[in-house]
Context: one part of a larger RNA
RNA sequence: UGACGGGAGCCCGCACAAGCGGUGGAUUAUGCGGUUUAAUUCGAUGCAACACGAAGAACCUUACCAGGGCUUGACAUGUCACGAAGAAGGCAGAAACGUCUUUGUGCUGGUUUACUCCAGAACGUGAACACAGGUGGUGCACGGCUGUCGUCAGCUCGUGUCGUAAGAUGUUGUGUUAAGUCACGCAACGAGCGCAACCCUCGUGCUUUGUUCAAUUUAGUCAAAGCAGACUGCUGGUGAGAAAUCAGAGGAAGGUGAGGAUGAUGUCAAGUCAGCAUGCCCCUUACGCCCUGGGCUACACGCGUAAUACAAUGGCCAAUACAAAGAGAAGCAAAGGGGCGACCCCAAGCAAACCUCAAAAAGUUGGUCUCAGUUCAGAUUGUAGGCUGCAACUCGCCUACAUGAAGGUGGAAUCGCUAGUAAUCGUUGGUCAGCCAUACAACGGUGAAUCCGUUCCCGGGCUUUGUACA
Numbered sequence: 001u002g003a004c005g006g007g008a009g010c011c012c013g014c015a016c017a018a019g020c021g022g023u024g025g026a027u028u029a030u031g032c033g034g035u036u037u038a039a040u041u042c043g044a045u046g047c048a049a050c051a052c053g054a055a056g057a058a059c060c061u062u063a064c065c066a067g068g069g070c071u072u073g074a075c076a077u078g079u080c081a082c083g084a085a086g087a088a089g090g091c092a093g094a095a096a097c098g099u100c101u102u103u104g105u106g107c108u109g110g111u112u113u114a115c116u117c118c119a120g121a122a123c124g125u126g127a128a129c130a131c132a133g134g135u136g137g138u139g140c141a142c143g144g145c146u147g148u149c150g151u152c153a154g155c156u157c158g159u160g161u162c163g164u165a166a167g168a169u170g171u172u173g174u175g176u177u178a179a180g181u182c183a184c185g186c187a188a189c190g191a192g193c194g195c196a197a198c199c200c201u202c203g204u205g206c207u208u209u210g211u212u213c214a215a216u217u218u219a220g221u222c223a224a225a226g227c228a229g230a231c232u233g234c235u236g237g238u239g240a241g242a243a244a245u246c247a248g249a250g251g252a253a254g255g256u257g258a259g260g261a262u263g264a265u266g267u268c269a270a271g272u273c274a275g276c277a278u279g280c281c282c283c284u285u286a287c288g289c290c291c292u293g294g295g296c297u298a299c300a301c302g303c304g305u306a307a308u309a310c311a312a313u314g315g316c317c318a319a320u321a322c323a324a325a326g327a328g329a330a331g332c333a334a335a336g337g338g339g340c341g342a343c344c345c346c347a348a349g350c351a352a353a354c355c356u357c358a359a360a361a362a363g364u365u366g367g368u369c370u371c372a373g374u375u376c377a378g379a380u381u382g383u384a385g386g387c388u389g390c391a392a393c394u395c396g397c398c399u400a401c402a403u404g405a406a407g408g409u410g411g412a413a414u415c416g417c418u419a420g421u422a423a424u425c426g427u428u429g430g431u432c433a434g435c436c437a438u439a440c441a442a443c444g445g446u447g448a449a450u451c452c453g454u455u456c457c458c459g460g461g462c463u464u465u466g467u468a469c470a
Stems, first nucleotide, its partner, number of pairs: 001470002003467003007464007015454002019417005026308008034299002042053002064294007073131001077130002079127005086103006107120004133283002136281003143276001144272003147268001149266001154193006160169003173184003199260004204228007231254001234248005310410001314369007326357003331350002336345003376407001381402007423446007
């Protein structure tokens, strides 16, 4: 100087407390462990692994396993030889691979009686070698990127001064702040990275513009560009005639207006050699490459994260109202017709403020059920269908009819959330042929309760103290 303390002081944070809703019990979905397996590919492992990489495992993906094949190779550059490239078909085979037949002569340059001959580019086949190739190892050799403490308020430097030196000072003190934020004081005076501001979205007004919006037209709504507006600016109290803080006025908004982006020096030899890049090591008729099938979907069990419920603030039936954001051409698909339905047929419009997806749902009104394993709940299973796709057996989704399991609000324990938040209700998108999405990312609708306070638990900041630790 740090680190640590079941030392002290001060101060923060959904940290506790005060509240609301959950998890832990059930069923299902999903990930992990374990076990099993020919293989169940690999990685991630307290917080900070476990709906994580994976924003889509039937084939492909795919890295794993079994079997069948290839060896200059699926891919790149270089040398030589032959042939344009290519197209069609047969045999055998699970395919890859193998094998046979037919067809075909182009383009560029030169040349010739003659598209006659020669050369070349691209492409294909063959040969030999340099080489290719490796999701093989090492994240404890690395780059890059990322997580975490933590959006916590800290981390440093120059000169000066003090100290033999390590170092100290500045950065401590008093007050204040969300903040090393600011003020005052002070052997310090300044400066840098952080804080804040500058950026984006939302909330108010004005101006301009006006399509595909609105409407008969204008106005308005709306849209998209610019500008204004908030600064403790004004008034009063407190405070040190400070910084600031409390109350008030006006205002759409008030003291950081709300949300986002933004992550200092560093910590964890944290994570990633399987995104990419890369040193070294290793494989080279295989640890490379192609194919078919299987596996990643197994199942005594344990754990995590979710979805749905256990009902009457509810279920069912009928009628009826109000969004935002987004997507669309190998696409979104209206209307009409068929089917109980999934869906099918036909087909208008739309590269979209135009057309379509599109029905918002919770809500409201009326009816019914009357506390029951039920008109709750929907797992499981059977049958019949639809859709995607070479192909739904292993192993897809959806529909109809039938079936109708556990489940009576969940032990110890434990999680989230302070306002348009929690809770609850639907909507859209990416990935994507389809989909195991109950996931993820967004969007709006309805819309609470509580915060006395800081004794305690957890994490953090500053000062101080002890130390046989570095």

Predicted 3D model of a 470-nucleotide part of an RNA (small-subunit ribosomal RNA, 3' major domain) from Monomastix sp. OKE-1. Taxonomically the source falls in Monomastix (Eukaryota, Viridiplantae, Mamiellophyceae, Monomastigales). The RNAcentral record of the full RNA draws on ENA and SILVA.